[in-house]
RNA sequence: GGGGGUGUAGCUCAGUGGUAGAGCAUCUGACUUUUAAUCAGGUGGUCGAAGGUUCGAUCCCUUCCACCCUCACCA
Numbered sequence: 001g002g003g004g005g006u007g008u009a010g011c012u013c014a015g016u017g018g019u020a021g022a023g024c025a026u027c028u029g030a031c032u033u034u035u036a037a038u039c040a041g042g043u044g045g046u047c048g049a050a051g052g053u054u055c056g057a058u059c060c061c062u063u064c065c066a067c068c069c070u071c072a073c074c075a
C1' cells in the first nucleotide's frame, strides 16, 4: 500500500429508516445479626468523526479516524 471486518451505557453485546435496549457493574430502598445473596426501583448514551440522501438516519451513501484479520512490499 490492496482487500475484509469491527466501532452502540463503565464492561460484554443486541437492535431496527419512525421516542435507543439487555446482562453485569454502579446508586437507593426492602429483607438479613452482619458481609454476601435475594427482591424492587433509579442513574448512566453527542450510537467513532464529518458530510450527503430522506419528511425523518444509530440504520442507506461518501470521506476520514481507531482497532483487528489477511495479502503484497521492505528489512
Stems, first nucleotide, its partner, number of pairs: 001071007010024004018055001026042005048064005